c-di-GMP-I-GGC riboswitch aptamer from uncultured Rubrobacter sp., 77 nucleotides, folded computationally. NCBI's taxonomy places the organism under Bacteria, Bacillati, Rubrobacteria, Rubrobacteraceae, Rubrobacter. The coordinates come from a structure-prediction model, not an experiment, and the mean pLDDT is 87.
[in-house]
């Protein structure tokens, strides 16, 4: 560093209930579409919310969008 017809386990989309949010969306339960980091982090990209509308420019949101930080099971090839 890697990721298997291995072994322990794990995590939980959509979709309901319930609840907190003006909203994206969190939160608990159920419930599996999947995941070798589907642990954590909002730092760059992007998407999405929201300030009557545009342009701007603030304020928020997703980590299961993409890249990047940190720490982490197990071990064949």
């Nucleotide at each position: 560093a890697c990721g298997a017809g291995a072994a322990u386990g794990g995590c939980a989309a959509a979709c309901c209930c319930g609840u907190c949010g003006u909203g994206a969306g969190g939160c608990g339960g159920g419930g599996a579409c999947g995941c070798a980091a589907a642990g954590c982090u909002a730092c760059g990209g992007g998407c999405c919310u929201u300030c009557g509308c545009a342009c701007g420019a603030g304020a928020g949101g997703c980590a299961g969008c993409c890249g990047g930080g940190c720490c982490g099971c197990c071990g064949a090839a």